Predicted 3D model of RNase P RNA and transfer RNA as a complex of 426 nucleotides. The coordinates come from a structure-prediction model, not an experiment, and the mean pLDDT is 75. It holds a member of the Rfam family "Bacterial RNase P class A". Its family is annotated with tRNA processing, ribonuclease P activity and dimeric ribonuclease P complex in the Gene Ontology. Rfam classes the family as a ribozyme.
RNA sequence: UGGGUAGAGCAGACAAUCGCGUGUACGACGUACAUGAGGAAAGUCCGGGCUCCACAGGGCAAGGGUGCCAGAUAACGUCUGGCGUAGGUAACUAUAGGGAAAGUGCAACAGAAACAUUCCGCCGAAACAGUACGGCUGUGGUAAGGUUGAAAUGGUGAGGUAAGAGCUCACCGGCAGCAUGGAGACAUGCUGGCCGUGUAAACCCCACCCGGAGCAAGGCCAAAUAGGGCAUGAAAGGUGGCUGCCCGUCACCUGCCCGGAAGGUAGGCCGCUUGAGCCUGUCAGCGAUGGCAGGUCGAGAUAGAUGAUUGUCGAAUACAGAACCCGGCUUACAGCUCUGCCCAUUUU
RNA sequence: CGGGAUGUGGCGCAGCUUGGUCAGCGCGCGUGCCUUGGGAGCACGAGGCCGGGGGUUCAAAUCCCCCCAUCCCGACCA
Numbered sequence: 001u002g003g004g005u006a007g008a009g010c011a012g013a014c015a016a017u018c019g020c021g022u023g024u025a026c027g028a029c030g031u032a033c034a035u036g037a038g039g040a041a042a043g044u045c046c047g048g049g050c051u052c053c054a055c056a057g058g059g060c061a062a063g064g065g066u067g068c069c070a071g072a073u074a075a076c077g078u079c080u081g082g083c084g085u086a087g088g089u090a091a092c093u094a095u096a097g098g099g100a101a102a103g104u105g106c107a108a109c110a111g112a113a114a115c116a117u118u119c120c121g122c123c124g125a126a127a128c129a130g131u132a133c134g135g136c137u138g139u140g141g142u143a144a145g146g147u148u149g150a151a152a153u154g155g156u157g158a159g160g161u162a163a164g165a166g167c168u169c170a171c172c173g174g175c176a177g178c179a180u181g182g183a184g185a186c187a188u189g190c191u192g193g194c195c196g197u198g199u200a201a202a203c204c205c206c207a208c209c210c211g212g213a214g215c216a217a218g219g220c221c222a223a224a225u226a227g228g229g230c231a232u233g234a235a236a237g238g239u240g241g242c243u244g245c246c247c248g249u250c251a252c253c254u255g256c257c258c259g260g261a262a263g264g265u266a267g268g269c270c271g272c273u274u275g276a277g278c279c280u281g282u283c284a285g286c287g288a289u290g291g292c293a294g295g296u297c298g299a300g301a302u303a304g305a306u307g308a309u310u311g312u313c314g315a316a317u318a319c320a321g322a323a324c325c326c327g328g329c330u331u332a333c334a335g336c337u338c339u340g341c342c343c344a345u346u347u348u
Numbered sequence: 349c350g351g352g353a354u355g356u357g358g359c360g361c362a363g364c365u366u367g368g369u370c371a372g373c374g375c376g377c378g379u380g381c382c383u384u385g386g387g388a389g390c391a392c393g394a395g396g397c398c399g400g401g402g403g404u405u406c407a408a409a410u411c412c413c414c415c416c417a418u419c420c421c422g423a424c425c426a
Base pairs, nucleotide, nucleotide: 001344002343003342004341005340006339007338008337009336010335012313013312014311015310016309017308018307020036021035022034023033024032025031026030038319042330043329045328046327047326048325049324050214051213052212053211057247058246059245060244063210064209065208066207067206068082069081070080071079072078083097084095085094086093087092098205099204103203104202105199106198107197119146120145121142122141123140127139128138129137130136154172155171156170157169158168159167173195175192176191177190178189179188180187181186218270219269220268221267227258228257229256230255231254237253238252239251240250241249242248263425264424277296278295279294280293281292282291283290284289349422350421351420352419353418354417355416358375359374360373361372368406377393378392379391380390381389399415400414401413402412403411
């Protein structure tokens, strides 16, 4: 200097004039001050806080979720640090990463054959039979070579054999055992016998976890609207709710039907913003994060608010607007700045 | 804001549950036969990257994840 890779920040600022929303104070119909969209506010994919069922519990079943190890967190399917595997020269990236020896399924077509086999091929050692006396044919041996396929009795090479085969040996892979290191996932070494695929985002097994609805939750006030029919007991019983069942419990009451849709209201207030909050410093930790000290209060709309003009700086624009509040994930995105690391080249 | 569904030839729908690779039916379209001609009928044919992208698997319309588009539901009175 070029290329790559990982991370962080900004995503307009200042001033003036006019125009909007909220809060506070004064005052009345306005004035002053303060303040006013995001890193994703988005998708609604996860986890909660909060509210109700409900004072909330126990058990069983179903259903759902997670899935290497150790931590962080209120929690998570998130994050951090490691291990294994795959990709990459590397820095790094991805990971839906437990179990196929508990069981049941599936592997089309092709191929001889996909839980077991021999189509082509090779052999004639040991045995038999026929014989044109040639392994030619039938029994027999074989699964190394070839065909098919994603996958065919672990792979490569050598020896051995009648021809072959882990039959034997060397190296590698898998499995089992032992030793060492590590908290652990695992790693390294030694030994052994040869060891018949894959698939669990197939059913399943194992380990751990999980009530349900959701701010249109849920409260308060105001306003307005028809009840009818049948049956009949006197504290039993019934109805409804809590995913299903049992125990238990709550509400309503005499029960059932018409009916949860004929009608009425679509008004006002709360919930509504002080939070697992943010900023600075310091300590502990590889880190996520946590402790301590100090500072700070910054939208709460409800037909839905922040816009327009001018000037200066400037890289200033892309994606794009809160609706109870947070922690994440995913997706969209123009431009600029900073830092670490890797590779290549050049110079000193 | 929250919850629930759908997406397959030009159109309307099966197939997804339990994955077998060249994906179906009806209507419509084209050609031919039949008819004086039209309709009906018969025969043949064309037309699809199963909304988009990624993953699992030998194999995906089908199983899983993300994105896009369309549709439906919700508050109060007893």